This is a predicted structure of a 263-nucleotide part of an RNA (large-subunit ribosomal RNA, domain VI) from a mouse gut metagenome. Its mean pLDDT, the model's own confidence on a scale to 100, is 90. It matches the Rfam family "Bacterial large subunit ribosomal RNA".
[in-house]
Context: one part of a larger RNA
RNA sequence: CGGAGGAUAUUUGAGAGGAGCUGUCCUUAGUACGAGAGGACCGGGAUGGACUGACCUCUGGUGUAUCGGUUGUCCUACCAAGGGCAUGGCCGAGUAGCCAAGUCGGGAAGGGAUAAACGCUGAAGGCAUCUAAGCGUGAAGCCCCCCUCAAGAUGAGAUAUCCCAUUCGAAAGAAGUAAGACCCCUUGAAGACGACGAGGUAGAUAGGGCAGAGGUGGAAGUGCAGUAAUGUAUGGAGCUGACUGUCACUAAUCGGUCGAGGG
Numbered sequence: 001c002g003g004a005g006g007a008u009a010u011u012u013g014a015g016a017g018g019a020g021c022u023g024u025c026c027u028u029a030g031u032a033c034g035a036g037a038g039g040a041c042c043g044g045g046a047u048g049g050a051c052u053g054a055c056c057u058c059u060g061g062u063g064u065a066u067c068g069g070u071u072g073u074c075c076u077a078c079c080a081a082g083g084g085c086a087u088g089g090c091c092g093a094g095u096a097g098c099c100a101a102g103u104c105g106g107g108a109a110g111g112g113a114u115a116a117a118c119g120c121u122g123a124a125g126g127c128a129u130c131u132a133a134g135c136g137u138g139a140a141g142c143c144c145c146c147c148u149c150a151a152g153a154u155g156a157g158a159u160a161u162c163c164c165a166u167u168c169g170a171a172a173g174a175a176g177u178a179a180g181a182c183c184c185c186u187u188g189a190a191g192a193c194g195a196c197g198a199g200g201u202a203g204a205u206a207g208g209g210c211a212g213a214g215g216u217g218g219a220a221g222u223g224c225a226g227u228a229a230u231g232u233a234u235g236g237a238g239c240u241g242a243c244u245g246u247c248a249c250u251a252a253u254c255g256g257u258c259g260a261g262g263g
Stems, first nucleotide, its partner, number of pairs: 001152001005163007015149004021049007033038001051106005059100004066093005071086006110144003117137004164262001166175003180258004184200005205251003208247005214240003221234005
């Protein structure tokens, strides 16, 4: 821009893409078959491999604004307690998120038309013949079924709901609006940026406070014991990023723009 007014939701599916794999074991049954050795079809069940989708409850990895231990040095005048730097200084753990080695799921079943093949009926050609007319069975393959996208499918589809018929103008057209949308702002399990989602005081959108979960692992100060290093009590202490809830304390203020008048 189009889709014959302007919108907001929900959809149909022309078409396109994906998927499509397979082993072993048990049973049927040591049956059919076979002199024996051996050893099934058909059917039923269990469990794997690789591939693939989703997720983070469990097992773990990472987790550079979490907690602790510790070396050297500089600083806060000194002690004590801390801070900076040294690969995150080094080391031990670790929430959320992300992830696999973890967890759950998938390729199943079914329908249709067929290939090779196997048939029925059956002439030409009194017989025979699956074929010439006609009718069946039949594959991991084909078309559906399953998953995803999809009306620029210009053949532009459908359904529901909302807004209405203003003003100026001879007309062309223009203007202010409606429903609605955007700018702007707070932002997100969304994201390169646009986009998408949640919100903007009639408010829990983010920060912050508070409470909790989870993590770390026993703070500082003081008392006590010990010559001291240190231990111990106060005390599952102190500290704590992303998690859960709650509270308008802070910031989303105030505003602006676009947007129908209908073959």